[in-house]
The RNA shown here (transfer RNA) has 71 nucleotides and comes from a Patescibacteria group bacterium. Its Rfam family is "tRNA". It is annotated as a transfer RNA. The coordinates come from a structure-prediction model, not an experiment, and the mean pLDDT is 84.

RNA sequence: GGGUCUAUAGUUCAACGGCAGAACACAGCAUUCGCAUUGCUGGGAUCUGAGUUCAAUUCUCAGUAGAUCCA
Numbered sequence: 001g002g003g004u005c006u007a008u009a010g011u012u013c014a015a016c017g018g019c020a021g022a023a024c025a026c027a028g029c030a031u032u033c034g035c036a037u038u039g040c041u042g043g044g045a046u047c048u049g050a051g052u053u054c055a056a057u058u059c060u061c062a063g064u065a066g067a068u069c070c071a
Stems, first nucleotide, its partner, number of pairs: 001070007010024004018054001026042005047063005
């Protein structure tokens, strides 16, 4: 320098172009003499910019970061 892939919650992962979910973690409540466990509730996210579309996490282009292959 070129090819391919990835980017979603604090972490690991889902999500036919049509309400962004789960587990763990965090906070509160209940339970306990107390801790732990367990149950209930709650907060929390789409890498950036542009385009297509009535509507984009999803499709297209460019950029950024990471992984991998070739040189």